Overview
Model confidence (mean pLDDT): 75 of 100. Bacterial RNase P class A, 348 nucleotides, folded computationally. The sequence was found by an Rfam model in a public genome assembly. Of the family's consensus pairs, 97% are formed in the model.
[in-house]
RNA sequence: UGAGUUUGUUAUACGGUCGCGGGGCUUUUUAAAAGCCAUGAGGAAAGUCCGAGCAACACAGGACAGGGUGCCUGAUAACGUCAGGUAAAGGCGACUUUAAGGAAAGUGCAACAGAAAUAAACCGCAAAGCUUCAGCUUUGUAAGGAUGGAAAGGCGAGGUAAGAGCUCACCGAUACCACGGUAACGCGGUAUGCCAUGUAAACCCCACCCGUUGCAAGAUUGGGCUUCCGCCAUAUAGGGCUGUCCGUCCGGCGGAAUGCUGUGAAUAUCGCUUGAGCUUGUCGGCGACGGCAAGCCUAGAUAAAUGACCGUACACGACAGAACUCGGCUUACAGACAAACUCAAAUC
Numbered sequence: 001u002g003a004g005u006u007u008g009u010u011a012u013a014c015g016g017u018c019g020c021g022g023g024g025c026u027u028u029u030u031a032a033a034a035g036c037c038a039u040g041a042g043g044a045a046a047g048u049c050c051g052a053g054c055a056a057c058a059c060a061g062g063a064c065a066g067g068g069u070g071c072c073u074g075a076u077a078a079c080g081u082c083a084g085g086u087a088a089a090g091g092c093g094a095c096u097u098u099a100a101g102g103a104a105a106g107u108g109c110a111a112c113a114g115a116a117a118u119a120a121a122c123c124g125c126a127a128a129g130c131u132u133c134a135g136c137u138u139u140g141u142a143a144g145g146a147u148g149g150a151a152a153g154g155c156g157a158g159g160u161a162a163g164a165g166c167u168c169a170c171c172g173a174u175a176c177c178a179c180g181g182u183a184a185c186g187c188g189g190u191a192u193g194c195c196a197u198g199u200a201a202a203c204c205c206c207a208c209c210c211g212u213u214g215c216a217a218g219a220u221u222g223g224g225c226u227u228c229c230g231c232c233a234u235a236u237a238g239g240g241c242u243g244u245c246c247g248u249c250c251g252g253c254g255g256a257a258u259g260c261u262g263u264g265a266a267u268a269u270c271g272c273u274u275g276a277g278c279u280u281g282u283c284g285g286c287g288a289c290g291g292c293a294a295g296c297c298u299a300g301a302u303a304a305a306u307g308a309c310c311g312u313a314c315a316c317g318a319c320a321g322a323a324c325u326c327g328g329c330u331u332a333c334a335g336a337c338a339a340a341c342u343c344a345a346a347u348c
Base pairs, nucleotide, nucleotide: 001344002343003342004341005340006339007338008337009336010335012313013312014311015310016309017308018307020040021039023037024036025035026034027033028032042319046330047329049328050327051326052325053324054214055213056212057211061246062245063244064243066210067209068208069207070206071085072084073083074082075081086100087098088097089096090095101205102204106203107202108199109198110197122145123144124141125140126139127138128137129136130135153171154170156168157167158166172194173192174191175190176189177188179186180185218270219269220268224260225259226257227256228255229254230253231252232251238250239249240248241247277296278295279294280293281292282291283290284289314317
């Protein structure tokens, strides 16, 4: 200097004049109005894919069904998230990706091609026989060739009629042992010819986890409250927990008084924003994150508020608007900035 990898910040900026939302204070006032102060859409507010807080189901359980996760160890309120590591694959590398338990419990599937896809012989090789001398038949074979994603584990030597783990060495596979590591696993040794390919984002097996419904949840005011009577029922009716069963809990329906209260039903009021909150410093930890101290309060609309105009600057402005809240993941994204690491070339 160039080419890359990973992580983070920002999301036009400043000024002026008008106009909006909720909150606080002050003044005048029947209501209402005016003034001042601070504040008012995002890193994804999107998707609704996960997890929770919270609310209701009066209370407390068990089993089945159903669903989720899937290498190890940690973090977290929890998660299918995150951090660190292991293995495999890719990359010169920094790094990236993984639906990463089990095929030796069982069942299923593998189109087409190919002789044959759970066991086989099309071409080929060898032996014997026949014989028109170039072919046929029988037996053996799976080393060579073809087909295919995959064809009796790979490669070399010996052996054989020709071949074959048939035998041997090495590799692979499996089992055991020693060492290192919390562990996944790594490395080394010994033994065995070695259970026939792949697929479990096929059924299934194994381990762990999971109440249901959801702010359109719910609560309050009340066309309500109180008293009396009648019918059904005694957990085998009815109803809730609940998708089903066990278990457990609760009673259900109708009429009367001219009793009490009220003229308040409305898209009403609450839930509604102080939070597993944010910022700074410090300590512990490789890290995710956690402890301690100090400081801060930053939307709560409800047909839906932050808009319009002017000027200056330049990098000429992308994706895009809260509706109970929070932790993630995924998707979209113009431009600008910062840091660390890798490779190549040149110079010293």